[in-house]
Context: one part of a larger RNA
RNA sequence: CGUAUACGGUGGAUGCCUUGGCAGUUAGAGGCGAUGAAGGACGUGUAAGUCUGCGAAAAGCUGUGGUGAGCCGACAAAAUGCAUUUGAGCCACAGAUGUCCGAAUGGGGAAACCCACCUAUUUAUAGGUAUCGUUACAUGAAUAUAUAGUGUAACGAGGCGAACGAGGGGAACUGAAACAUCUAAGUACCCUUAGGAAAAGAAAUCAACCGAGAUUCCCCUAGUAGCGGCGAGCGAACGGGGAUUAGCCCUUAAGCAAUUAUGAACGUAGUGGAAGCCUCUGGGAAGUGGCGCGAUACAAGGUGAUAGCCCUGUACACGAAGUGUUUGUUUUUGUGAAAUCGAGUAGGUCGGGACACGUGUUAUCUUGACUGAAUAUGGGGGGACCAUCCUCCAAGGCUAAAUACUCCUAACUGACCGAUAGUGAACCAGUACCGUGAGGGAAAGGUGAAAAGCACCUCUGUCAGAGGAGUGAAAAAGUUCCUGAAACCGUACGCCU
Numbered sequence: 001c002g003u004a005u006a007c008g009g010u011g012g013a014u015g016c017c018u019u020g021g022c023a024g025u026u027a028g029a030g031g032c033g034a035u036g037a038a039g040g041a042c043g044u045g046u047a048a049g050u051c052u053g054c055g056a057a058a059a060g061c062u063g064u065g066g067u068g069a070g071c072c073g074a075c076a077a078a079a080u081g082c083a084u085u086u087g088a089g090c091c092a093c094a095g096a097u098g099u100c101c102g103a104a105u106g107g108g109g110a111a112a113c114c115c116a117c118c119u120a121u122u123u124a125u126a127g128g129u130a131u132c133g134u135u136a137c138a139u140g141a142a143u144a145u146a147u148a149g150u151g152u153a154a155c156g157a158g159g160c161g162a163a164c165g166a167g168g169g170g171a172a173c174u175g176a177a178a179c180a181u182c183u184a185a186g187u188a189c190c191c192u193u194a195g196g197a198a199a200a201g202a203a204a205u206c207a208a209c210c211g212a213g214a215u216u217c218c219c220c221u222a223g224u225a226g227c228g229g230c231g232a233g234c235g236a237a238c239g240g241g242g243a244u245u246a247g248c249c250c251u252u253a254a255g256c257a258a259u260u261a262u263g264a265a266c267g268u269a270g271u272g273g274a275a276g277c278c279u280c281u282g283g284g285a286a287g288u289g290g291c292g293c294g295a296u297a298c299a300a301g302g303u304g305a306u307a308g309c310c311c312u313g314u315a316c317a318c319g320a321a322g323u324g325u326u327u328g329u330u331u332u333u334g335u336g337a338a339a340u341c342g343a344g345u346a347g348g349u350c351g352g353g354a355c356a357c358g359u360g361u362u363a364u365c366u367u368g369a370c371u372g373a374a375u376a377u378g379g380g381g382g383g384a385c386c387a388u389c390c391u392c393c394a395a396g397g398c399u400a401a402a403u404a405c406u407c408c409u410a411a412c413u414g415a416c417c418g419a420u421a422g423u424g425a426a427c428c429a430g431u432a433c434c435g436u437g438a439g440g441g442a443a444a445g446g447u448g449a450a451a452a453g454c455a456c457c458u459c460u461g462u463c464a465g466a467g468g469a470g471u472g473a474a475a476a477a478g479u480u481c482c483u484g485a486a487a488c489c490g491u492a493c494g495c496c497u
Stems, first nucleotide, its partner, number of pairs: 002495002005492005015482001016446002020417002022414007029406002031160002039101003042055003046078001049075003061095007070082002106115003116129006131157009164195001165193005175182001179229001205212002216243005226234002247398003250342001255335004261329008270318003276291003280287001292309002294298001300312003347371008357383001378393005433440002453481001456468004
């Protein structure tokens, strides 16, 4: 050195746990904002810091309602106080206050700062002063009437927000085993804009000689018919079955919105709510044994081990001054398109685009350029085109539901995770830290039932550490704290060399 055994150190695997996540279901809500939002800065306590709350009226003020014997948010104790039925604190609703920045809006600006003007009065306060649009009024150039412009007033807008919608633009990687038509894909992304949904929508539609009867969504039809360097690939419709149903209007109507009064239901605090004791083991009983009881309640959680009957609850029953939503009846008011049945339209030519359909024999829709009808005795369509036949009436408008989504609220569910998992984040995390910046982005949970968190003594240079003592069921649970694997490092003893 190695090896075997024993005992330690280190380390933090494993087991157990869960405050946090993940995925959903059923309801609700689907917006907030110049009455100043979202998000922040700075303050605010007996208080040094951080979080939470709040705003110079600052962990709060007022009112109403509920609850109520305790309370002064957390880390985090102490002190000082408040209240105890003359009601503190807490909860709900309504109101007041609400610094500064931020659309930020008096001007400026390197956000949270600097500098103004006007008006009013109680003279240290309050209010006003952005831009754009619409309307009204006033004023008013070149230029006579005018117009442009300018000013004032009223009203509106502006910004933020997770996805879902509509519209305007619009890639490439990739696939085609290369690549150019094609594909990816009208996807990603950018812009505009709306609503709780949006869009679409009451046939100039389909069908096939029978008929159907707005739109939207789902299942089939069907990977069919087709399209396609007929490659890769793309990919319907008719028809059938379902979800949901609703129709109307344009010489003033369908309606829509607000408002008055009143009723109902459901929310937004809450209230009542059954039934168990003894014994044994144990630190501790909910466990063992014994004898009972409740159940429209044996969902769940907690309590010193596993509790229907200990606590919170649960089934069930009840409750609102205020306020919200839905809805019924009712009062009153407002609003309500296009000029008048749709003309520079339908159609045509050229060039594009959309249709499953790549120009093809290519209908249909749309439109950049050029053209250009008829007017119900008319016109469009039925996949080149023509005739017959059938069917519908464009060039005006409105319309719920079935459908899509979830930043958010409540309740519940899981052959979902259990701290290298599950959100990046169970913990003061979008933090620390990194980067000029855009941006990137962690690690980190567990004493015990209860701090009962080791008074006191001894050793020592010691505020380190150790030994006693004490607490505790346990300290080999001592805050580096449950369990405590392995690697790794030792001590003791044996063996080998």
Model confidence (mean pLDDT): 84 of 100. A computed fold for a 497-nucleotide part of an RNA from uncultured Thalassiosira, annotated as large-subunit ribosomal RNA, domain I. The full RNA is in RNAcentral, with records from ENA.